Molecule: FMN riboswitch aptamer (RFN element)
Organism: Bacillota bacterium
């Protein structure tokens, strides 16, 4: 340095203003919010010096998981386009959109509840072994 099983700690955000009503964070304008892992041309910061190490950051709607949902299975589960740059965009920049379990209750991504729960995973730790 990689690999195994253990333990340990962590591990999700959001309705502000308006309008209707008897009553709405639910309805209508209008705001706000984006879980892990990947990729991620570019830029940025160091460091050796012209080309590389290396670190940190970087996708909600493009791949996969996680959470949720049911008949419990090899189930089921959401969203994106235009333009610009460039040898190359699904990912950089503008600009337009669009999209979000389940019960509850005036009809909910934002309340409130199962949940002080699970949980992708991240970070340590001590121990085999190689």
């Nucleotide at each position: 340095g990689a690999c195994a099983g253990u333990c340990u700690u962590c591990g999700g955000g959001g309705c502000g203003g308006g309008g209707u009503g008897a009553a709405a964070g639910u309805c209508c304008c209008u705001a706000c919010c984006g879980g892990c892992g990947g990729u991620g041309a570019u830029g940025c910061g160091u460091c050796c010096c012209u080309g590389g190490a290396c670190g940190a950051u970087g996708a909600g709607c493009c791949c996969g998981c996680g959470a949720g949902c049911c008949c419990a299975g090899a189930g089921c589960c959401g969203a994106u386009c235009c333009g610009g740059u460039g040898u190359g965009a699904a990912c950089c920049c503008g600009g337009a959109g669009c999209c979000g379990a389940c019960g509850g209750u005036a009809a909910a991504g934002u309340c409130c509840g199962g949940a002080u729960g699970a949980g992708a995973g991240a970070a340590g730790a001590a121990u085999g072994a190689c």